The RNA shown here (transfer RNA) has 72 nucleotides and comes from Pleomorphochaeta naphthae.
Lineage of the source: Bacteria > Pseudomonadati > Spirochaetales > Sphaerochaetaceae > Pleomorphochaeta.

């Protein structure tokens, strides 16, 4: 160069037009003499970036970036 996945919470992924979630991680309380385990609960996101369509974009379209994998 050409293709085709991937990119969302501190880590592993889901969400594939309508204010964005889980699990573990952390922080708090219960419970223990204390710890750890166990239950509750609270915080935590410019949805890699920039443009475009839409009343509305994490999601649809273009550029771009990085990362894997094939082709040549």
């Nucleotide at each position: 160069g050409c293709c085709g996945g991937a990119g969302u919470a501190g880590c592993u992924c889901a969400g594939g037009g309508g204010u964005a979630g889980a699990g573990c991680a952390a922080c708090g309380c219960u419970c223990u003499c204390g710890u750890a385990a166990a239950g509750c609960g609270u915080g935590g996101g410019u949805c890699a970036a920039g443009g475009g369509u839409u009343c509305a974009a994490u999601u649809c379209c273009c550029u771009c970036c990085u990362c894997c994998g094939g082709c040549u």